[in-house]
Molecule: SAM riboswitch aptamer (S box leader)
Organism: Flavobacteriaceae bacterium
RNA sequence: CUGUUAUCAAGAAAGGUUGAGGGAUUAGACCCUGUGAUACCUUAGCAACCCUUUAACUUUUAAAGAAGGUGCUACGUUCUACUGAUUUUUUUCAGAUAGAUAACAA
Numbered sequence: 001c002u003g004u005u006a007u008c009a010a011g012a013a014a015g016g017u018u019g020a021g022g023g024a025u026u027a028g029a030c031c032c033u034g035u036g037a038u039a040c041c042u043u044a045g046c047a048a049c050c051c052u053u054u055a056a057c058u059u060u061u062a063a064a065g066a067a068g069g070u071g072c073u074a075c076g077u078u079c080u081a082c083u084g085a086u087u088u089u090u091u092u093c094a095g096a097u098a099g100a101u102a103a104c105a106a
Stems, first nucleotide, its partner, number of pairs: 002105007013043005021032003026081004044073003049069002051065006077098001082095004
C1' cells in the first nucleotide's frame, strides 16, 4: 500500500520541548488556535478490537477483568457535494462514495 469482516454511540488530560497552523483529502461553509495549532516525549486516564478468567456450550452467547498488543482522550466521521424518499424550493431522514480504528490475509 491492497483485500475481507466488524464498528464509527458513549467515554477519558495534565506537564515538558517546539512555534502556526489545525478539524483525513478536493471546493465552499462553519469551528478551534500565540490564554499556544501541529509534531514529539513523560505521566495519567478512557474504551474493550485482539486478549485473560468463569459459566453455559462447541459456534457462539453471557458475565467479570485490564497484565500485554493496538487505538483514543474539543465540537463530531462538523455540514454541504452523489443517490433515494419527504417537503415544496429548502427542511428532514436513509443510503452510497470517501475516511478512521481493530482483526485477519496477501